[in-house]
């Protein structure tokens, strides 16, 4: 030197596992404020026709779930490779 085996690290992959960080999806709040969309009424106008714009919706916001995708990980098990010990031929 060489094969081969256990063990310790490290790495990739894989399945799984956890995590609401992002995205998604569910459920609630929202007096006033922001966006949009503006029934009704209001406003200009001779008319068409236009304008502001409450409520309500939808957003945004905030609160809670959801592990569907992404992200993460002092977590499991597996393949693979490295490196080390050690035992065997």
């Nucleotide at each position: 030197u060489u094969c081969a085996g256990u063990g310790g690290c490290c790495a990739g992959c894989g399945c799984a596992a956890g995590u609401a960080c992002u995205u998604g999806u569910c459920c609630g709040g929202c007096a006033c404020c922001c966006c949009g969309u503006c029934a009704g009424g209001c406003c200009c106008g001779g008319g068409a026709g236009g304008g502001a714009g409450c409520a309500g919706c939808g957003g945004a916001c905030c609160g809670g779930g959801u592990a569907a995708a992404g992200g993460c990980u002092g977590u499991g098990c597996g393949c693979u490779g490295g490196c080390c010990a050690c035992u065997g031929a």